[in-house]
Molecule: Bacterial RNase P class A
Organism: Chitinophagaceae bacterium
C1' cells in the first nucleotide's frame, strides 16, 4: 500500500439571476398588493407489515363465528419490536458464533411420494409347532428376534426364559410420567423416587391458554353561502316503516318517517395540523444489556391541485435509492459513491 468481511456515520459543493410557500417585521381602517429578514424534503419521507397516540360511534351487551398470539425474565405508551437468558439444533477437540412460529400428536380426524409384506391393532421371507403327503411340499397355527424396503419399522446392550420368539423377565443404559429436595425472580437444571415405552407431520384440520368492541385524518368538531316553504309513486305512523357504522343469532335502545324515481342547490373556509412518549451533541450517575434519570446545549418542513425549484457558471470523488400529506416507536426492503474504526490475508520496506 492492496483485497475482503463486519460496525459506525456521510448521502455533492459553490455563486449569480429568476421564482414557490410559510413565519416575523414594517406599512395599511381592515384585507390584498408591496418591501426586509428568516424557514423549507429523507436515510431511508418508501411498502404499510407490526405497535401505539388522537377521534367518532349505544362510555360500544350476550352467545357462537373470526383473527391473532405462544419457553422465561427485563425494556418500553405499546409490540409479532429490542435486551438477557434458558431448552433444542447445525457446528467446534473444546469453546466461540450461527438458527429456531419453540404449547399439545396420552381428545378425535386425516395425510405420509418412490420402495417395501406392512406406514398403525404389521408379517414377504425366514423360526417354531400340529396334521397330509406322491419327500418337491401342502394345509391350519405360533412369533415378531433375523432379512430386504424406505426418510422414517414398533427403546439398545447383555443375561435369562422358550416348541420357536418376544420389554415376557432381569440388570445395565435412554427417553417419558408422577413426587420431592436442591440452586435459579423464573424459564429450566441436578438428584432421588415413581410410572410406562406401538412412528411421523399441527406455517394439515384441530385442541388448550391469552388477547382482540368496530371504524379509520376522505377520522371528527365547527362556520358560512345556496336550493323547490315543490313533485311522483310504494312502504308505515304505537297492531312499528326504518335506525343505532360489528360475519351471523339474540337480547337492549331510539323511533315519525322511509325507499325508488325525476328535478334543484352548492362545491367556499377555520380547528384537527405539526413543539412532541420528539431528537440530537456533551457531560455524570444506575444497570450485564436493552434502557433510564438528572444538569448544560442545540435542533425540528407545513402544502391542500398541493410549495420545497428552475436556467447558467466552477470545483470535486462526477452524484445512487428515492420526495412529506394527522402524528409516533419498531420491523423490512431500496441504494452510485466516499469516509473512520477493527479483524482477517497478500504484498514492501526497516
Nucleotide at each position: 500500500g492492496c483485497u475482503a468481511c463486519a460496525a459506525g456515520c456521510c448521502g455533492g459543493g459553490u455563486u449569480a439571476u429568476c421564482g414557490a410557500u410559510c413565519c416575523u417585521u414594517c406599512g395599511c381602517u381592515u384585507c390584498c398588493a408591496g418591501a426586509a429578514g428568516g424557514g423549507u424534503a429523507g436515510g431511508a419521507a418508501a411498502g404499510u407489515c407490526c405497535g401505539g397516540a388522537c377521534a367518532g360511534c349505544a362510555a360500544a351487551g350476550a352467545g357462537c363465528a373470526a383473527u391473532g398470539c405462544a419457553c422465561c425474565g427485563g425494556u418500553g405508551a405499546a409490540g409479532a419490536g429490542c435486551c438477557g437468558g434458558g431448552u433444542g439444533g447445525u457446528g467446534u477437540a473444546a469453546a466461540a458464533a450461527c438458527c429456531a412460529a419453540c404449547a399439545g400428536a396420552g381428545a378425535g380426524u386425516g395425510c405420509c411420494a418412490c420402495a417395501g409384506a406392512a406406514a398403525a391393532u404389521a408379517a414377504c421371507u425366514a423360526u417354531c409347532c400340529c396334521g397330509c403327503u406322491u419327500c418337491g411340499g401342502c394345509g391350519g397355527g405360533a412369533c415378531a428376534a433375523a432379512g430386504g424396503u424406505g426418510a422414517a419399522a414398533a427403546c439398545g446392550u447383555a443375561g435369562g426364559g422358550u416348541a420357536a420368539g418376544a420389554g415376557c423377565c432381569u440388570a445395565c443404559g435412554g427417553c417419558u410420567u408422577u413426587u420431592g429436595a436442591u440452586g435459579g425472580u423464573a424459564a429450566c437444571a441436578u438428584c432421588a423416587u415413581u410410572u410406562g415405552c406401538g412412528g411421523g407431520u399441527a406455517a394439515a384440520c384441530c385442541u388448550u391458554g391469552c388477547a382482540u368492541g368496530c371504524u379509520g385524518a376522505a377520522a371528527u368538531g365547527c362556520c358560512a353561502c345556496g336550493u323547490a316553504u315543490a313533485g311522483u309513486a310504494u312502504c308505515g305512523c304505537u297492531u312499528g316503516a326504518g335506525g343505532a357504522c360489528u360475519g351471523c343469532u339474540c337480547g337492549u335502545c331510539c323511533g315519525a318517517g322511509a325507499u325508488a324515481c325525476a328535478g334543484g342547490g352548492u362545491a367556499g373556509g377555520c380547528a384537527g395540523a405539526u413543539u412532541g412518549a420528539u431528537c440530537c451533541c456533551g457531560g455524570c450517575g444506575g444497570g450485564u444489556a436493552a434502557c433510564c434519570a438528572c444538569c448544560g446545549g442545540g435542533a425540528c418542513a407545513g402544502a391542500u391541485a398541493a410549495a420545497u425549484g428552475a436556467u447558467a457558471g466552477c470545483c470535486c470523488a462526477c452524484g445512487a435509492c428515492a420526495g412529506a400529506a394527522u402524528c409516533c416507536g419498531g420491523c423490512u426492503u431500496a441504494c452510485a459513491g466516499g469516509c473512520u474504526u477493527g479483524u482477517a490475508g497478500c504484498u514492501u520496506u526497516u